[in-house]
The prediction has a mean pLDDT of 80. This is a predicted structure of a 74-nucleotide RNA (transfer RNA) from Candidatus Peribacter sp. UBA6535. Lineage of the source: Bacteria > Candidatus Peregrinibacteriota > Candidatus Peribacteria > Candidatus Peribacterales > Candidatus Peribacter.
RNA sequence: GGGCGACUAGCUCAGCUGGUUAGAGCGCGACACUGAUAAUGUCGAGGUCGCAAGUUCAAGUCUUGCGUCGCCCA
Numbered sequence: 001g002g003g004c005g006a007c008u009a010g011c012u013c014a015g016c017u018g019g020u021u022a023g024a025g026c027g028c029g030a031c032a033c034u035g036a037u038a039a040u041g042u043c044g045a046g047g048u049c050g051c052a053a054g055u056u057c058a059a060g061u062c063u064u065g066c067g068u069c070g071c072c073c074a
Base pairs, nucleotide, nucleotide: 001073002072003071004070005069006068007067010026011025012024013023019057028044029043030042031041032040050066051065052064053063054062
């Protein structure tokens, strides 16, 4: 220098062929339960979907550029 892949909650990850309010598990907080913890149950907080632009009535999803990480080629 070239090619490919990944990037969504604190962590690990779903998210279909573009469409309805962006989700799960773990973790965190409150409450219930308990003599007290753990476990369990209920409720809740937490997101510029890596950044910018484009296409579209509509973008986490499609396109382009950039960034970070990983792999391969030279």
Rfam family: tRNA. The family's RNA type in Rfam is transfer RNA.